[in-house]
Molecule: transfer RNA
Organism: Parcubacteria group bacterium CG23_combo_of_CG06-09_8_20_14_all_35_9
RNA sequence: GCCCGGAUAGCUCAGAUGGUAGAGCAACUGCAUGGUAAGCAGUAGGUCAGCGGUUCGAGUCCGCUUCCGGGCU
Numbered sequence: 001g002c003c004c005g006g007a008u009a010g011c012u013c014a015g016a017u018g019g020u021a022g023a024g025c026a027a028c029u030g031c032a033u034g035g036u037a038a039g040c041a042g043u044a045g046g047u048c049a050g051c052g053g054u055u056c057g058a059g060u061c062c063g064c065u066u067c068c069g070g071g072c073u
Base pairs, nucleotide, nucleotide: 001072002071003070004069005068006067007066010025011024012023013022019056027043028042029041030040031039049065050064051063052062053061
């Protein structure tokens, strides 16, 4: 230099064909216990890496940039 994959909640990751962004763990509140943990119920938490474009509508499609991983020379 070229090619491929990835970037979504604090962490690990889902998100067919574009149409209200989700799960598990963690956090918080409550229940329960003599008390703690486990357990049960619930709550909160997101500029979907950034900038443009297409579209009535983009996490999803297109272009460029940044970062991470892999391959080729």